[in-house]
RNA sequence: UCUCGAUAAGGGCAAACCGCCGGUGACGGCGGGGCGCAAAGCUAGGGGUCUCUCGGAGACAGCCCGGCUGCCAGA
Numbered sequence: 001u002c003u004c005g006a007u008a009a010g011g012g013c014a015a016a017c018c019g020c021c022g023g024u025g026a027c028g029g030c031g032g033g034g035c036g037c038a039a040a041g042c043u044a045g046g047g048g049u050c051u052c053u054c055g056g057a058g059a060c061a062g063c064c065c066g067g068c069u070g071c072c073a074g075a
Base pairs, nucleotide, nucleotide: 003075004074005072012037013036017032018031019030020029021028022027035062041068042067043066045065046064047063048060049059050058051057052056
């Protein structure tokens, strides 16, 4: 450096649901809460699903693929 992730170590994130706030909405933010996750970190490039005020404009990365980055261990 590359690939890989069985066993660890230190940890990390955080589903559903509830409360408050924002949004037409999908949904997002904060707090609680933990279903899970070896990238459940970032990214809207491709596909997909969802929303709307539907010539179009949005949302979802914890739907799949891709790109970038990262801790540790073993080979």

c-di-GMP-I riboswitch aptamer from a Gemmatimonadota bacterium, 75 nucleotides, folded computationally.
NCBI's taxonomy places the organism under Bacteria, Pseudomonadati, Gemmatimonadota.
The prediction has a mean pLDDT of 85.
Its Rfam family is "c-di-GMP-I riboswitch aptamer". Rfam's curators write: GEMM was predicted in a large-scale screen for bacterial structured RNA regulatory elements.